[in-house]
Molecule: transfer RNA
Organism: Vicugna pacos
RNA sequence: GAGGAUGUAGUUCAGUGGUAGAGCACAUGCUCAGCAUGCAUGAAGUCCUAGGUUCAAUCCCUAGUACCUUCA
Repeated sequence: GAGGAUGUAGUUCAGUGGUAGAGCACAUGCUCAGCAUGCAUGAAGUCCUAGGUUCAAUCCCUAGUACCUUCA
């Protein structure tokens, strides 16, 4: 330099054109003599950025950016 893949909660990942979910972690309560485990509840997201298409974009298109990877 060229090609490809991936950016979604603190973290690991789903998701699909109709306003976003799970596990772990975190907080509170119950359980226990206490701790752990278990149960219930809750909080936590400008879905990488900027444009475009659309009635409507996390999803489609373009550019940028970060990281990974292959080739040179």